[in-house]
Molecule: SAM riboswitch aptamer (S box leader)
Organism: uncultured Dehalococcoidia bacterium
Order: sequence, then C1' cells, then structure tokens
RNA sequence: CCCUUAUUCAGACAGGCGGAGGGACCGGCCCUGUGAAGCCUGGCAACCAAUUCUGCUUUCCCGGUGGAAUCAGGUGCUAAAUCCGGCGUCGUUGCCGUGCGAUGCGUUGCGAUACGCUUGUUGCAGUGCGACGAAAGAUGAGGG
Repeated sequence: CCCUUAUUCAGACAGGCGGAGGGACCGGCCCUGUGAAGCCUGGCAACCAAUUCUGCUUUCCCGGUGGAAUCAGGUGCUAAAUCCGGCGUCGUUGCCGUGCGAUGCGUUGCGAUACGCUUGUUGCAGUGCGACGAAAGAUGAGGG
C1' cells in the first nucleotide's frame, strides 16, 4: 500500500509538558491564548489475547464453531452521531422556475391569437424536508 470481515447515535472528555493550530478530503458549520496539534499521566471501552463455564458438531477425547462471565497482556478511543452534507432511490403540506389548461380582469388595438395579472394541474427541472441504501473515512481482527 492492497484485499476480506466486524463495528461506527453508548462511554471517557481530568492533570502536567507544550505554544498555534485542529475537526481525513471538498463545501458548510464549529473548536481553539478561558491554551490547538503533539507527548506523558489519568480515564473510557472491551476488538484480539488469556482464564472459567456452556450450546452445537450423533456419544467420549482432540479439533472446529457459537454464547456468557472474569481480567486488562496487544491495540483503540477520550468536543459536537464518523459534527452535518457530498452519490443514488423513494416519499413529501412546502418553495422557486417552467410546460400545459381554464376563466375572468386589465393594457395596446378596428379586431386578440399579443402583453400583464388571477387561477388549476396526473407534467418537467431545481431546492428544502423525511426515510432507506451506497460511497468515503476511522478502528479491530485476518490475509497478501
């Protein structure tokens, strides 16, 4: 660096060193000298490991696989849901534009088929909102 797989609305968020950035990327919105990143201590959690119990694998052992409890050795995490969105599908009282239709009114005019207004709509596009899914990212475990 790549692949597979699980998780990703819970929890911790304090002290010391440090001294200006940080929240992956882009857009937004935030955090930050009332002290950013980073490091140490503390804290949280329990993916892997370890110990014990247990279901299945026709019975026993071994092995395999699932569940539970304990622990805290290897990681991880310690503002905001992975901070929100990014791509797609569906829905929608909405908003804007547009197409089509209708009636009526107004303007110009000899005369509306023109223009403006009003109104309807199973249409189209955009946007807002909601639901779901994906993608991307992060972390663990396994593999290349």